This is a predicted structure of an 87-nucleotide RNA (c-di-GMP-I riboswitch aptamer) from Clostridiales bacterium PH28_bin88. RNAcentral records the identical sequence in 2 taxa. Model confidence (mean pLDDT): 85 of 100. The sequence is in RNAcentral, with records from Rfam and Ribocentre.
RNA sequence: CGAAGUUAAGGGCAAACUACCCGAAAGGGUGGGACGCAAAGCUACGGGUCUACAGCUCACAAAAGCCAUGACCGCCGGGUUGCCGUG
Repeated sequence: CGAAGUUAAGGGCAAACUACCCGAAAGGGUGGGACGCAAAGCUACGGGUCUACAGCUCACAAAAGCCAUGACCGCCGGGUUGCCGUG
């Protein structure tokens, strides 16, 4: 310098579930907790998925339908930063 991530060392993150809080919801934050993860770091750029307060349609009303401007990077791809150092 650094392929691959089978191994080593030192570390890192934390699914489900749970307590409290935020949110209309999806979901998120903090603590507990570990299913897993070599980018499970960051980024909604492309695809995908979830939700539907407001708005629109319909309606006497209730209900129903549509809709992302909301959310997910631990769904896939792209972009970007980075630890170790076996061979």